[in-house]
Context: one part of a larger RNA
Molecule: large-subunit ribosomal RNA, domain VI
Organism: Thermoplasmata archaeon
């Protein structure tokens, strides 16, 4: 641009995909077979391996969010900090992740090779010539995805003065675009609470105390306030804050003339 008034939802012509592959054990079974030595399969059920495609409850890892501990040095001490590879060090949630967890099931049609059934040409024979029937991981359905530019541009429902886009708050999306959502009729995003976690037990203040003392005091550290103090990417709740104000396009969409 096209199909086409808008706006949703869908059929499926047609693509793509290996989405699966493989071993093992147990019953069958010491069974058919075999003089014996030996020694199956059909069918059933139970793992494993490697692939694929997904999740994060449970291990584990990462976790330059965060807690705490602690060395040197600054900031006059304290208390709170800066810096030194995040100073080192012990933890660690969300989130990614895999060494963790789930799925990858089950069939049908129609044939290749090959096997057959009737049965003539060719009084027999013969799977074939007329008809039937079986028969592969392979073909195709069947699973997963795309898909009306399938020009045969399909179909359905709702609306006939209805639409769309920006700007504004964001995330189940994200290089930008786009996408999904929300804009007061509101829990969209921040903030506050409460949960649900992370660190381990803050400052101050009492007490108590090794050891120093210039006998006048200092005082590591412990104990109790105190499962506290400080934090949080999750979840609920709560309009406290900002989603305000607005602004473009199109309006020949339906029938007429």
């Nucleotide at each position: 641009c096209g199909u086409u008034g808008a706006u949703g939802u869908u059929u499926g012509a047609g693509g793509g995909g290996a989405a699966a592959g493989a071993c093992c054990c147990u019953u069958u079974a010491g069974u058919a077979c075999g003089a014996g030595a030996g020694g199956a399969a059909c069918a059933a059920g139970g793992g494993u391996c490697u692939g694929u495609a997904g999740c994060c409850a449970c291990u584990a890892g990462u976790u330059u969010a965060c807690c705490a501990g602690u060395u040197g040095u600054c900031c006059g001490a304290c208390a709170g900090g800066g810096c030194a590879a995040u100073g080192c060090u012990g933890g660690g949630u969300a989130g990614c992740c895999a060494c963790g967890c789930u799925a990858u099931a089950a069939g049908g049609g129609a044939u290749a090779a090959a096997u057959g059934c009737u049965g003539a040409a060719a009084g027999c024979a013969u799977c074939u010539a007329a008809g039937c029937a079986u028969g592969a991981a392979g073909c195709u359905c069947a699973c997963c995805u795309c898909g009306a530019g399938a020009c045969g541009a399909g179909a359905c429902a709702u609306c006939u003065u209805a639409g769309a886009a920006c700007u504004c708050g964001a995330a189940u999306a994200a290089a930008a675009g786009a996408u999904u959502c929300g804009u007061u009729u509101g829990a969209u995003a921040g903030a506050g609470c409460u949960c649900a976690g992370g660190u381990g037990u803050a400052c101050g203040c009492a007490u108590g105390a090794a050891g120093c003392c210039u006998c006048g005091g200092c005082g590591a550290c412990a104990u109790g306030u105190u499962c506290a103090g400080c934090c949080u990417a999750g979840a609920g709740c709560u309009a406290c804050u900002a989603a305000c104000c607005g602004u473009u396009c199109a309006u020949u969409a339906c029938u007429g003339g």